[in-house]
Parts: sequence; C1' cells; structure tokens
RNA sequence: GAAGCCCUCCAGGCCGUCGCUGGUGCAAUUGCCGAAAGGCAGCACUGGAGGAACGUCCGGACUGCACAGGGCAGCGUAGCAGCUAACGGCUGCCCACCGUGAGGUGAGGAUCAGAGCAACAGAGACGAGUCGGGGUGCCUCGGCAACGAGGCAUUCCGGGUGAAACGGGCAAUCUCUACGCGCAGCAAUACCAAGUAGGCCGGCACGGGGUGGCAACACCCCAGCCCCUGUGUCCCGGGGGUUGUCGGCGGGUAGGUAGCACCGAGCCGGUGGGGCGACCCCCGGCCCAGAGGAAUGACGGUCACGCCCGGGCAACCGGGUGCACAAAAUCCGGCGUAUCGGGGGGCUUCACAC
RNA sequence: GGGUUCUUAGCUCAGUUGGUAGAGCAGCGGACUCUUAAUCCGUAGGUCGUAGGUUCGAAUCCUACAGGACCCACCA
Repeated sequence: GAAGCCCUCCAGGCCGUCGCUGGUGCAAUUGCCGAAAGGCAGCACUGGAGGAACGUCCGGACUGCACAGGGCAGCGUAGCAGCUAACGGCUGCCCACCGUGAGGUGAGGAUCAGAGCAACAGAGACGAGUCGGGGUGCCUCGGCAACGAGGCAUUCCGGGUGAAACGGGCAAUCUCUACGCGCAGCAAUACCAAGUAGGCCGGCACGGGGUGGCAACACCCCAGCCCCUGUGUCCCGGGGGUUGUCGGCGGGUAGGUAGCACCGAGCCGGUGGGGCGACCCCCGGCCCAGAGGAAUGACGGUCACGCCCGGGCAACCGGGUGCACAAAAUCCGGCGUAUCGGGGGGCUUCACAC
Repeated sequence: GGGUUCUUAGCUCAGUUGGUAGAGCAGCGGACUCUUAAUCCGUAGGUCGUAGGUUCGAAUCCUACAGGACCCACCA
C1' cells in the first nucleotide's frame, strides 16, 4: 500500500417563535361538554420515539379460565458444562465442515428396539444374492498317470451403473430416549353508565325424608339425575341446580374509569470485587414518552458535514437541498430482518522497502 | 393491538409414506359450416410467491422474508 475478518459507537449540535401531548404545583367549585357515568378549560415549572420502536419468530411478567392431582394423546427442544425470571437466546470447551489466514457455519442424542424409503441407470437397491475371473476341498466322467471337462460348497478379486453395491445411508420420515410445556391473550380482565321485542328456538332436569311455622315459605339430610368447570380424552376433583341452566338466532350499546406509564429482571457512572466468559455482587447518582382514530411538528437564525447548480486557474464565494431504514400503543429479555453515510479499536493475508 | 390462514398455467383449483406437476375453462392451429356458435382432433403455456438449508433428489420437510384474505369488544 492492497484485499479482508471481528468488536463497538453515532444517526446532526445550539438558540428563538408558534403549535401538539403527558406529569406536578397553584388558582377555582365558577363555567363548559355529556342523557349519565365521567371529562375538560387558566397560569407556572417540567418530560416527550428507535437501534431497530419493525416482523410478531421464541421466552417471561401480568390477567382470566373457582390455579388439587394422575395416565394417554398432542406440541417443542437436543454435543458437554454454565448464565438467566425464562428461552429455541447468550457464554466457554469439544467435534464436523468452509476459508491460506484473522475467522465463519452447524436442528451436532439414538439406525445393537422396531417400522418405512431410495426415481433413473444398473445383472443386482435393502430381502439377499448375482455377471466375469482366480484359489481350495469334495463328487462324477475320460485317462496307466500327469492332467482335462462338468457340477456343488467355500473364499478372494475385478470392470461397469449409481448418491449409495453383505456394507451402509436417510431420524429437518415414523419412532425410541432424556428434558420441558395447561389454554387464552390488554380487543386479556375488573368496575360504572345508558339501553333492549328483556323476544324466539333447541338440549337437560324436576325424587324421598325431617325440623321450624297458622300459613306462605325457609332450612337440613340421603340417594339419584343433570349442568358448568379444570387443555383434547380417560380417571379424579371442584362448584351449582332441581324452575332454572347451557347453546344458538334475534335485539341493544359501541360511552367512561382502572389495567397503563410503574422503585422496576430499571437507567447511568466506578483502573471497586468475583468469574476465561455470558453474568453476578458492592458503592454512588437518577426517576427517563405515554395517547386512546392515536401527541413528539412547523418556521427562522447559526455552526459542522454531504450532495447539486452557477462563478473562479485555485483557495474559495453565492444559491438550493438534507432524501438511510423506519416511527411507540400493556410492559420487559432475546432472535431475525431493513438501513444513506460516518467514526473508533483489535487482528489476518499478500506485495514492496529497511 | 392480538390471532388464524393462503400463495401451483391467463382464471378456478387438484397434487402424501419426498422421485422430474396435472384437470376444467380460456388461448392457438385444423376439421365440420355459406358464416359464426356448439362439437371433434391436435397443440403451446409453469423461476410451484422469493431466498437459503436438510437430502442422492424438495411443489411437498425446516428457516427467514414478501404479498393477500378472514376473525376479535361490551350488555342482558
């Protein structure tokens, strides 16, 4: 100098004006919107998109299904050890493959439990044997014999076909082994308000005894039946009913509050400690978007950078432009995918010079 | 926001233990007819949505991506 590999960071900065949206405080109980539940308005201070907010591919938190449990079925994962709330993620090591190398990729258990599959080509394709040649043994025939011919058994070798030829392959085929997994998802769920033809159809069920009471009725016990529910199913369990319950059709409303912006698997910093590392512990500081048809924008100035146009020999000057991928919707940890341009660090190979 | 599902010829769809992909309609050529339709005969047309992987071999199995369709709330 060229070509590469790995890790990591940024995603314009500052000032002003106007606007949108959340929080806190003050003021006010007055007014406005609304049928109601409920919500809003003024002023001050203050917060306001991303590394992927994306795809929704995994895993959790949270909530409901009255969260007791077991078998079978079903789904998922797969070297060994670890990290973690958990994982199909990550880390370390081994092995296999790719690369000269730095490095990269890997669904990497079992085919001595069983089943299944292999088109075409080829004599033969998963059951075994077979085409050609050689050796050995035995038998038959010919021959005095050496030996020759044929058959059987065994063994070895070979060409060609093909991905693969008595030796395997395929478990991202069934299966087996080990381990894990209940289902649904914030349109979950809880509450409030208004409203309804509070309608129709279908399934199932209405037993016996006792106590209290004047009675209506209420309560209790026993057995059966039925319904609902715990994942599909079987057991098993729980709840309820015996004038209700379940399912469907039809009808009504598509309003409000909470969930929901969080002291948290939280963020930032630390020549702090442990560990090869993922990560864990300790210390200090911070509180950091949250709507609900959905806010985070527009304009002006200035600095830096990129691109375009014009002028200039050039330094530069003037004007324009800012276009990467893409934008929160209950919240986290990952993975995957998209991405203009730029910065930093470590390393490899080759060439040349010393 | 969450979930389910599909993509094969111009259109509508088949395609299972993975083995070289078909049907109907439409198209083109011919026959029949005075001509057209119908009918008959023949024929062309496929990156199996895209990319990668497993496998000797992938429409089929696995992964990622792209595009499309459908469903959801509350009350009694």

This is a predicted complex of two RNAs, RNase P RNA and transfer RNA, with 430 nucleotides together. Rfam match: Bacterial RNase P class A. By type it is a ribozyme. The coordinates come from a structure-prediction model, not an experiment, and the mean pLDDT is 76.